[in-house]
C1' cells in the first nucleotide's frame, strides 16, 4: 500500500406504501357587533387588499396541509454517520438579517443508552450539541498461575486477520 472483517439484533444511514398526531385549528361562506388598518419569516422599500366594510370579537355550517414522529419490510454501509467553523452559491418581491438546503476546506466525536437544563418544534413527541453517571468494544501499561479477571489511561486518520 491492498484485500477481507469485528464491535450491535437497541450499530449507522437512505427513499417508498401504512398509521397516529398536528386538529375540529388554520381557512372558507354566512349572520352580527365594533370601525381602521392589515399580508408577504423579522426591520426597511415596494407591491397587493380594504368605508361595495382591514384587523379584531360572537354563533353556525364546511374544512385541510407542511415539517417533525411511528412500528414492519427493502437497501447501503462499518467515519458507518452526527455536529461546528469559514468560504461560494440556490430558494424568498428588492436589500440586510434570519431560515431551508448544495459544494469546497478544517475542527470534534469508538458506539448506543439514562439523567438535566438550552435550541428547534403545536407538542408531554422527536432531534440536536453540551455535561454527568453507569454499561458496552477495542488496544496499550501494570497484575494475576491463569479466566470472557482486575486497574489505569487512549482513540476510528483506530483495532484484527492475509498478502
Nucleotide at each position: 500500500g491492498a484485500u477481507a472483517g469485528a464491535g450491535g439484533u437497541u450499530g449507522c444511514g437512505u427513499g417508498a406504501a401504512u398509521c397516529a398526531u398536528g386538529a375540529g385549528u388554520a381557512g372558507c361562506u354566512u349572520a352580527u357587533c365594533a370601525g381602521a388598518u392589515g399580508u408577504g419569516g423579522c426591520a426597511g422599500g415596494c407591491a397587493c387588499a380594504g368605508g361595495a366594510g382591514a384587523u379584531g370579537g360572537u354563533a353556525a355550517u364546511u374544512g385541510a396541509a407542511a415539517g417533525g414522529g411511528a412500528g414492519g419490510a427493502a437497501c447501503g454501509c462499518c467515519g458507518a454517520a452526527a455536529g461546528g467553523a469559514u468560504c461560494u452559491g440556490u430558494u424568498u418581491c428588492c436589500u440586510g438579517u434570519g431560515a431551508a438546503g448544495a459544494g469546497a476546506u478544517u475542527c470534534u466525536u469508538g458506539g448506543g443508552c439514562a439523567u438535566a437544563g438550552g435550541a428547534u418544534g403545536a407538542a408531554u413527541a422527536a432531534u440536536c450539541a453540551u455535561a454527568u453517571g453507569a454499561c458496552u468494544g477495542u488496544c496499550a501499561u501494570c497484575u494475576g498461575g491463569a479466566a470472557u479477571g482486575g486497574a489505569u489511561g487512549g482513540g476510528g486518520c483506530g483495532c484484527u486477520a492475509u498478502c
Notes:
A computed fold for a 163-nucleotide RNA from a mouse gut metagenome, annotated as Lysine riboswitch aptamer. The coordinates come from a structure-prediction model, not an experiment, and the mean pLDDT is 77. Its Rfam family is "Lysine riboswitch aptamer". Its family is annotated with lysine biosynthetic process in the Gene Ontology. RNAcentral holds the sequence, with entries from MGnify.